[in-house]
RNA sequence: GCUCCCGUAGUUCAACGGAUAGAACGAGCGCCUCCUAAGUGCUAGAUGCAGGUUCAAUUCCCGCCGGGGGCA
Numbered sequence: 001g002c003u004c005c006c007g008u009a010g011u012u013c014a015a016c017g018g019a020u021a022g023a024a025c026g027a028g029c030g031c032c033u034c035c036u037a038a039g040u041g042c043u044a045g046a047u048g049c050a051g052g053u054u055c056a057a058u059u060c061c062c063g064c065c066g067g068g069g070g071c072a
Base pairs, nucleotide, nucleotide: 001071002070003069004068005067006066007065010025011024012023013022018055027043028042029041030040031039048064049063051061052060
C1' cells in the first nucleotide's frame, strides 16, 4: 500500500429495514438472615464520529476514527 471482518450497557454477547434496542454477569436499593454469603424482587445503564438512501436505519451506502486477520 491492497483486501476482509469487527465497533451496541462497566464486561461478554443478541437484535428479517418497523414493537419501549434485549439477555447474562456486574452495579444500586429492597426482602430474607443475629450478621455475612447464598437465594429472591425492583431500578439505573449502550448503538464509535459525520453525511446519504428510506415513511422508518443498530441494520443498507459513502467518508473518517479505532481494533483484528490475510496479501504485498
Model confidence (mean pLDDT): 80 of 100. A computed fold for a 72-nucleotide RNA from Candidatus Kerfeldbacteria bacterium CG15_BIG_FIL_POST_REV_8_21_14_020_45_12, annotated as transfer RNA. The sequence was found in a public genome assembly. NCBI's taxonomy places the organism under Bacteria, Bacteria candidate phyla, Candidatus Kerfeldiibacteriota.